[in-house]
RNA sequence: AUAUUAGAGAGUUUGAUCCUGGCUCAGGAUGAACGCUGGCGGCGUGCAUAACACAUUCAAGUCGAACGGAGCGGAUUGGAAUGAAGUCUUCGGACAGAAUGAAAAUCAGCUUAGUGGCGGACGGGUGAGUAACGCGUGAGCAACCUGCCUUCCGAAGGGGGAUAACAUCUGGAAACGGAUGCUAAUACCGCAUAACACAAUUCAUUCGCAUGAAAGGAUUGUCAAAGGUCGCAAGACCGACGGAAGAUGGGCUCGCGUUGGAUUAGACAGUUGGCGGGGUAACGGCCCACCAAAUCAACGAUCCAUAGCCGGACUGAGAGGUUGAACGGCCACAUUGGAACUGAGAAACGGUCCAGACUCCUACGGGAGGCAGCAGUGGGGAAUAUUGGGCAAUGGGCGAAAGCCUGACCCAGCGACGCCGCGUGAAGGAAGAAGGUUUUCGGAUUGUAAACUUCAGUGAGCAGGGACGAAGGAAGUGACGGUACCUGCAGAGCAAGCCACGGCUAACUACGUGCCAGCAGCCGCGGUAAUACGUAGGUGGCGAGCGUUAUCCGGAAUUACUGGGUGUAAAGGGUGUGUAGGCGGGACUGCAAGUCUGAUGUGAAAUUUAGCGGCUCAACUGCUAAAGUGCAUUAGAAACUGUAGUUCUUGAGAGUCGGAGGGGUGAACGGAAUUCCCGGUGUAGCGGUAAUAUGCGUAGAUAUCGGGAGGAACACCGGUGGCGAAGGCGGUUCACUGGACGACAACUGACGCUGAGACACGAAAGCGUGGGGAGCAAACAGGAUUAGAUACCCUGGUAGUCCACGCCCUAAACGAUGAAUGCUGGGUGUGGGUGCAAAAAGCAUCCGUGCCGUAGCCAACGCGAUAAGCAUUCCACCUGGGGAGUACGGUCGCAAGAUUAAAACUCAAAGGAAUUGACGGGACCCCGCACAAGCAGUGGAGUAUGGGGAUUAAUUCGACGCAACGCGAAGAACCUUACCAGGGCUUGACAUCCUUCGAAUUUGGCAGAAAUGCCGAAGUGCCCUUCGGGGAGCGAAGAGACAGGUGGUGCAUGGUUGUCGUCAGCUCGUGUCGUGAGAUGUUGGGUUAAGUCCCGCAACGAGCGCAACCCCUACGGUCAGUUACUACGAAAGAGGACUCUGACCGGACUGCCGUUGACAAAACGGAGGAAGGUGGGGAUGACGUCAAAUCAUCAUGCCCCUUACGUUCUGGGCCUCACCCGUACUACAAUGGCGCAAACAAAGGGAAGCGAAGCCGCGAGGCGGAGCGGAACUCAAAAAAGGCGUCUCAGUUCGGACUGCAGGCUGCAACCCGCCUGCACGAAGUUGGAAUUGCUAGUAAUCGCGGAUCAGCAUGCCGCGGUGAAUACGUUCCCGGGGUUUGUACACACCGCCCGUCACACCAUGAGAGUCGGGGACACCCGAAGUCCGUAGUCUAACCGCAAGGAGGACGCGGCCGAAGGUGGAUUCGAUAAUUGGGGUGAAGUCGUAACAAGGUAGCCGUACCAGAAGGUGCGGCUGGAUCACCUCCUUU
Repeated sequence: AUAUUAGAGAGUUUGAUCCUGGCUCAGGAUGAACGCUGGCGGCGUGCAUAACACAUUCAAGUCGAACGGAGCGGAUUGGAAUGAAGUCUUCGGACAGAAUGAAAAUCAGCUUAGUGGCGGACGGGUGAGUAACGCGUGAGCAACCUGCCUUCCGAAGGGGGAUAACAUCUGGAAACGGAUGCUAAUACCGCAUAACACAAUUCAUUCGCAUGAAAGGAUUGUCAAAGGUCGCAAGACCGACGGAAGAUGGGCUCGCGUUGGAUUAGACAGUUGGCGGGGUAACGGCCCACCAAAUCAACGAUCCAUAGCCGGACUGAGAGGUUGAACGGCCACAUUGGAACUGAGAAACGGUCCAGACUCCUACGGGAGGCAGCAGUGGGGAAUAUUGGGCAAUGGGCGAAAGCCUGACCCAGCGACGCCGCGUGAAGGAAGAAGGUUUUCGGAUUGUAAACUUCAGUGAGCAGGGACGAAGGAAGUGACGGUACCUGCAGAGCAAGCCACGGCUAACUACGUGCCAGCAGCCGCGGUAAUACGUAGGUGGCGAGCGUUAUCCGGAAUUACUGGGUGUAAAGGGUGUGUAGGCGGGACUGCAAGUCUGAUGUGAAAUUUAGCGGCUCAACUGCUAAAGUGCAUUAGAAACUGUAGUUCUUGAGAGUCGGAGGGGUGAACGGAAUUCCCGGUGUAGCGGUAAUAUGCGUAGAUAUCGGGAGGAACACCGGUGGCGAAGGCGGUUCACUGGACGACAACUGACGCUGAGACACGAAAGCGUGGGGAGCAAACAGGAUUAGAUACCCUGGUAGUCCACGCCCUAAACGAUGAAUGCUGGGUGUGGGUGCAAAAAGCAUCCGUGCCGUAGCCAACGCGAUAAGCAUUCCACCUGGGGAGUACGGUCGCAAGAUUAAAACUCAAAGGAAUUGACGGGACCCCGCACAAGCAGUGGAGUAUGGGGAUUAAUUCGACGCAACGCGAAGAACCUUACCAGGGCUUGACAUCCUUCGAAUUUGGCAGAAAUGCCGAAGUGCCCUUCGGGGAGCGAAGAGACAGGUGGUGCAUGGUUGUCGUCAGCUCGUGUCGUGAGAUGUUGGGUUAAGUCCCGCAACGAGCGCAACCCCUACGGUCAGUUACUACGAAAGAGGACUCUGACCGGACUGCCGUUGACAAAACGGAGGAAGGUGGGGAUGACGUCAAAUCAUCAUGCCCCUUACGUUCUGGGCCUCACCCGUACUACAAUGGCGCAAACAAAGGGAAGCGAAGCCGCGAGGCGGAGCGGAACUCAAAAAAGGCGUCUCAGUUCGGACUGCAGGCUGCAACCCGCCUGCACGAAGUUGGAAUUGCUAGUAAUCGCGGAUCAGCAUGCCGCGGUGAAUACGUUCCCGGGGUUUGUACACACCGCCCGUCACACCAUGAGAGUCGGGGACACCCGAAGUCCGUAGUCUAACCGCAAGGAGGACGCGGCCGAAGGUGGAUUCGAUAAUUGGGGUGAAGUCGUAACAAGGUAGCCGUACCAGAAGGUGCGGCUGGAUCACCUCCUUU
């Protein structure tokens, strides 16, 4: 430069996110199978399993022109035999010879058992074996063979002896023979001739790396043959022989490539080589004798397992991965094993021999057989076809040929098994039919779909015609096949299914079911509204198919060459020295192995790709080209690598000088402290803990002083300071010794880096032997704690800790970060050295050691010249979690154990980092009647009331921590009422519609518990009218649509409500930061009741909340006012001052002053003021949480009941009562009870009502009926307080329960089951255990009053006023809440998560006395067939010899080898086994609580001991530990 070619993702871990990582899906393919379905044709394809066993036919024959026979019919010759016509006759017969025609011979033809030749080594099948020169590819043979075929040269003379067939005899059931006799050949055998053949010797040339080879010459020796047909003959054709070439086909050798396992590491005795021989076509230990001791292997020998190999096929963007059906090439095999014969060729699929197993025949003596040829059968299996036609074509064998043979082949049959093509109709057609489905009942959809109209006529059907394939000069020859194809005819007539419809993934509704039945590829659906199950309708996809299953590739960059990783996700070896190996500095030169370029050969065909053709198209197929990325040879290039040589100094080393250091080993010495011993002083305790106790002590401890003994460790210095490879190293001195660093630049000259194996070192614990033993301290003992406490705490205490020697070889052996080299901004500490400097400071530089940070990297955290950055080299390691660092095997170890290291099975996750929450027996800040300080209570008593429980025919239902329990219920005797028993009704007690009748309505009697039933009586209205009637309303009857349900589901819902909480929070837009979830804002410094406000700030603003706006109340003003008020003695009247009422205003805003604060917000104090910092109270409840409450207020989906789960009536129940709990009332008394007289409210109610005065009653109440729909009348008396009197501390003059009697009221009705009154009775109770509640001021406490509900019923509820306190130092603690931060394995969010034993069920697996079976070797025994060797017993045609005999041969015998078989001990693999070990899985079992928060003793690692279990403890190590304090360093100013 040109050309060509080319890559898609998704679901699933989480509350959410990013990453890592596995699992799963969408695609393509198949010799397939299975399910449902199935019209036609073309081309292909079809036992993958039992290389299991096979009945039956067929699959290899052919040649008579090689040969002798035999048979058949024919011709010719021949003429046995018979003997016609005729003639003669002695009449007995004779002659004659037509015709028929035997034997025999000759000729031509046909058939063919045998001899002989060629072919049965091809073609066809199968894949058992084989990990190999078997296959592939490329070379080689100077080490070889080759029938038939082609070419050339030469030669074919003359003899001989047999034998099958056949005949006769004979054995045997048969298969098959035996003996004797005869005969031919292209059968067999000598002889002759013979070289360009072969062998030996020899001459000389050329060539080769070489052993040697080639051509030529000479001498000697050796070896051939067959004839047949035609022809009168000549001759022709076919054949035979020797030789030289070619072609074809084979044989052998070599380079390279060719599965897995190292839990197979050493293998091998003909093994490796040599000399000599044998053998072969040929090389060779191929075989043999002898000699030597080699040979192969970590670049994987040997062994085990698996497997035919390739062209190709499938997949893939490719690189790869998988595969080896069909077609083609090679190999191997033919019932299993062995062996040779014949032959050009075989160790021979349809040949032979032997042995084994099996089957068959048998007369029991003996024989026969081999479908992995084509069909076919049985069997096995999920599964794979006809006992078909033909040699017409192609090809093969034989033949001179005709021809014969050919299950090769060509065709047909069967199978949707695959690929390809076609059809099942086309156009029009809206009343959008009917039917189906659905519905909000309107409709929607199926759907132009159908019907209907008009058409064309593929396939199938019928009929007529009818091939190519057939070649060579002509003729003849077609299984397929009357097939393909062409023409005509009739008629929409005969031809559509399968799967899916939650997401991935195109496609949705209804019904049924109710964690059932079932689905499922993954995630996951199903527990009463299932787009996920089943069915239906509809829809989507593909379509004579559609799905499922199995397998392969892809997606998967998930084994990463292309193209991955290892700080925390899986993954760096504990550390070093170093072998092999890998990699390697600067310059120059040569070579050309790698590398690059060109050429040549090869890379078979088919396949693939492209172009062009042939079947109507396509599949299929033909031609041409490309490609085949490879291998080999050859010509060149020389940059890079390599190699050889020369050279250089910067890598590396060495040298001289210098300083630093807990580097190592050994020895000696030292002081402090603990303990023990001795002595003194001294007395009752000591010790220990949260608190105790065990322990020690009057036999004198502890304490203290003095002396002594012994062992271990070395305070201060001491430091993210030093040294070492790591482990590790710390008093002082001495001796020996390793390494690093700096300065200098004289020396060597790449001597380097890494490092599989190997070797060495390697904390603690542990082991062995011997010492030592002060303190500490596993185990152990005791004491505590505890539900328990095999622990934490305490008192003791042994191994051990220490030393010497020898083992062990592991740690969170960590920087969780391999080693080496180079490069890439800075800043700031610190250790060692050097230079410039008089010194200090400083600057520069090298080596270490920290921190912060730029770029860059990273999933993030973070790393950042000490890289986790940018590059290079080498080593180690990883590939989902569990099982498991386990089992088995090997190696090491005294043992403990270490190292190497799986599988079955099981799960869809396991994980990393970061985010938001929640939580913590984490930290910090703040608030609240949260605690504290107080006051009064509850819990004890009696009663009331609600709840639980129990009971019951029923005791209707709901509400259950706070936030159910004087709650729904602001009022259950009937009603209410929903519950129970019994009596009734069935279009219904209630609503709408229709028909008929009747106005409505009022009312009497009887039965009944009532509902209800029966019998009556009165009564006829309103509107319109065409005068018939109709309508409205009401009642009755009837029919059906429907009513009705306090039946279920508050986990299907609306609405309403509670709670956190009147807590101060909850969010959004834009911007910014982060890959993202998210963050920022909202954090920080102050302040507030408050996310209230101020300041600061990558934020700037905004919304819902807070506050304010609203109501009541506290002060005042203005205006107004009767029923209020009064200046009047009262009333009337008057008035507008006061009280009051109520409308509108004013007033309070940290506004003013001072101090503090940051010149802020604000806080504190003060003034003024009725009120002061939100004045007090109310209403007001953010985003949300609790599947919180309510289907019984109401509404409502779905489900359920329909002579009942509806409705009605009577009675009962909700009111029960061994017990328990909540909430209240009344008390226990003197701050009191009782009595007498006598003050002061507020807020309300009142007509089916409140009800005055007056009278009656002890009283409840009664009679009464003035006034009042209310600032007027009335309920209505306020009570406590205050005054006077009494009681005198008692179960009382306290307390009033319970009970009796007598009454009152309401109401149809007070028995169950109302309230009140009077008299009498006079219980418990003397201030309340553990525990617990409310309240911070007009509050608590205490006192009464009113209202709602209501016929009646209040200790409850909702309101009202009267009297009227105490205390708050303060925020340590309890509870709740807000904010910040931290940890987390939690997210259903700590009422979380989660570990182990035990018990039960199931599953796979290890061990196991053994038992059974298979494989491969080895040793020995036996030894078939058979080759080879030997022998000479028997026999013997060809040749030699006159003969005798010989040579040679056959049989026999012997020997070596030798398959199967037998015996034996090892080895390996598998199956199985009483029992046993752990592991996994399972919705609800047991015991504890180990881990996650400081998880309540921080956790974890290694090791040792102990313990039901998690686990505990000791020793050493790690931070992957929270919290607090301190130190150091860093950052900023």

This is a predicted structure of a 1533-nucleotide RNA (small-subunit ribosomal RNA) from a Bacillota bacterium. Lineage of the source: Bacteria > Bacillati > Bacillota. It matches the Rfam family "Bacterial small subunit ribosomal RNA". The coordinates come from a structure-prediction model, not an experiment, and the mean pLDDT is 84.